[in-house]
RNA sequence: GGAGUGGUUCAGAUCAUCGCGGUGUACUUGGAUACAUCGAGGAAAGUCCGGGCUGCAUAGAACAGGAUGCUGGAUAACGUCCAGUGGGGGAAACCCUAGGAAAGUGCCACAGAGAUAAGACCGCCUUUGCAUGUAUCAUUACAUCCAUCGGUCAGGGUGAAAGGGUGCGGUAAGAGCGCACCGCUUCGAGCGGCAACGAACGAAGGCAUCGGUAAACCCCAUCCGCAGCAAGGUCAAAUAGGGAGUCGUUAAGCGUGGUUCGCGCGUGGCUUCGGGUAGACUGCUCGAGAUGCCCAGCAAUGGUGCAUCCAGAUGAAUGAUGAUCACUGUUGUUUGUUCGCAAACACAGAACAGAACCCGGCUUAUCGAACCACUCCCCAC
RNA sequence: GGCGCUUUAGCUCAGUUGGUUAGAGCAGCGGAAUCAUAAUCCGCGUGUCCGGGGUUCGAGUCCCUGAAGCGCCACCA
Numbered sequence: 001g002g003a004g005u006g007g008u009u010c011a012g013a014u015c016a017u018c019g020c021g022g023u024g025u026a027c028u029u030g031g032a033u034a035c036a037u038c039g040a041g042g043a044a045a046g047u048c049c050g051g052g053c054u055g056c057a058u059a060g061a062a063c064a065g066g067a068u069g070c071u072g073g074a075u076a077a078c079g080u081c082c083a084g085u086g087g088g089g090g091a092a093a094c095c096c097u098a099g100g101a102a103a104g105u106g107c108c109a110c111a112g113a114g115a116u117a118a119g120a121c122c123g124c125c126u127u128u129g130c131a132u133g134u135a136u137c138a139u140u141a142c143a144u145c146c147a148u149c150g151g152u153c154a155g156g157g158u159g160a161a162a163g164g165g166u167g168c169g170g171u172a173a174g175a176g177c178g179c180a181c182c183g184c185u186u187c188g189a190g191c192g193g194c195a196a197c198g199a200a201c202g203a204a205g206g207c208a209u210c211g212g213u214a215a216a217c218c219c220c221a222u223c224c225g226c227a228g229c230a231a232g233g234u235c236a237a238a239u240a241g242g243g244a245g246u247c248g249u250u251a252a253g254c255g256u257g258g259u260u261c262g263c264g265c266g267u268g269g270c271u272u273c274g275g276g277u278a279g280a281c282u283g284c285u286c287g288a289g290a291u292g293c294c295c296a297g298c299a300a301u302g303g304u305g306c307a308u309c310c311a312g313a314u315g316a317a318u319g320a321u322g323a324u325c326a327c328u329g330u331u332g333u334u335u336g337u338u339c340g341c342a343a344a345c346a347c348a349g350a351a352c353a354g355a356a357c358c359c360g361g362c363u364u365a366u367c368g369a370a371c372c373a374c375u376c377c378c379c380a381c
Numbered sequence: 382g383g384c385g386c387u388u389u390a391g392c393u394c395a396g397u398u399g400g401u402u403a404g405a406g407c408a409g410c411g412g413a414a415u416c417a418u419a420a421u422c423c424g425c426g427u428g429u430c431c432g433g434g435g436u437u438c439g440a441g442u443c444c445c446u447g448a449a450g451c452g453c454c455a456c457c458a
Stems, first nucleotide, its partner, number of pairs: 001377010012325007020039007041352001045363002048361005053228004060261004065224005070084005085098005099219002104217002106213003121156002123152003128147002131144005164182006183207001184205005191198002232282004242273006253265003275457003289309005294303003327349003331346006382454007391407004400438001409425005431447005
C1' cells in the first nucleotide's frame, strides 16, 4: 500500500431575534404577564420476545394448549447476553449450527434394474445351441456374432440419498470372500474437565452399522393463569334505569378468553337495537435508573464505593429565521505546482426518523464521519 | 396507544396430510353465427402465490423476519 474479519463512538457547534410545553417565584378576582430553570433517539420505530405495575381467589388443582431445547454461568426475567463443547464452511481473522430416529406411527414424488435386512438395464464371466472365420486330411481347438440357463456388485448409468477406503491374495468373473494398514461401531476400567465432552489404552465386531425427515405427529426435560394504562381509581355532567331475543329463578350465569373441579358474587345474567356524556384529576414518571472512575470476575455482569445527570405533552410541546465556523463534493472559477495535487472564493448537499405507563433485549431503517483490535498478500528498510 | 385479521391471474375467490403441469367464475383475445351489434356456441392466453432468509431431495403450504391494507376499543344508566 491492497484485500478482508470483528467491534466502538458521533449524528453538526456557537450567537442573535421570534415562538411552544412543564416546574418554581412574584403579581393577580379569574385568565394572563414577567423572570429563572428544564425540554427526544440510537433506533423514541416494528410490537417480535421478556419483566415490573394494575384488575380479576393476597391466583388454587387436574387435563388440554403454548413456548424453549449441546454444557456452565449472568439476570427481575427472556427465545437475550457471556464463556466453553461437538459438527460444518473459510487460506486465515472469523462465521453458521445444536435434545431424542435403538419407544411407536406417518412420509420419501419423478427418475432408476433396485429406495431399506434392496437390486441384474448396460457391462464382466460361465452352461447349452446355431452360424461365420482361422488352423487341421479329419475328429477337434480357438476367436467372433446372436439366442439361452445361471453367477456377479468391481466398473458404467439413475437419483437428494445405492450397503467403508488403499494394496496384495483369491476367483470362471467378482465381492470383507481372506489378509495388512487406515477408518468406523459397541463394550470395559480408570485419567482430565463443575459439565457438554476430550485424549490415550485394552477387548470384541467384517462393518456405513434397521438410511433421511421431529421448522411431521410424537417422546423426554424445563417454563407459562387471563387481560392490558382506552388497565385501574376518584369526581363531575346528562338521559328514556327503555325495546327485542335467549337462558334461568330446584338454578342458570358472571369473575373465566379451552374443559372439569374449587373459591367468590348471585335474584337476575348474556347478546343486540337504542339513550346520554365525550369533561377534570389520578395512575405519571427517581427507577430491577443512566454515564464515568474504583473494586470483584476471562467475560456477560455485580457492589450499602465515589462523582455527575433526570422530558412528561393529550388534535398531542421540544420549533423557525439569520449570521459565523466546522464537514462532504466525478461541481465551477482563479492562483500555485514537485503535474500526483494543494489553497481561496462561489455553488450544492447534510440521513433515518418524533417520547405517549415504565424498563431489559431482538429486529428493521439510516447522508456520512472518526477510531480500535485482528488475519492474509505485496513493497521498502 | 393497545389488540386482532388479510395478502394467490386485470377483479372476486378455491387450493386437503409439503410432491411432479397452482385452479374456478367474471373480464380480455381469436373464430363461428348475423346485413351489423349484443346475447349464444367453440377455442385460447394470463401468475416474482406481498418481499427476504431458513428447514427439506422438494415450499403457495412449515419456521423466522419485514412490508402493505383492513377492522375493533372510552365512560354513565
Two RNAs folded together computationally: RNase P RNA and transfer RNA, 458 nucleotides in total. It holds a member of the Rfam family "Bacterial RNase P class A". By type it is a ribozyme. The coordinates come from a structure-prediction model, not an experiment, and the mean pLDDT is 77.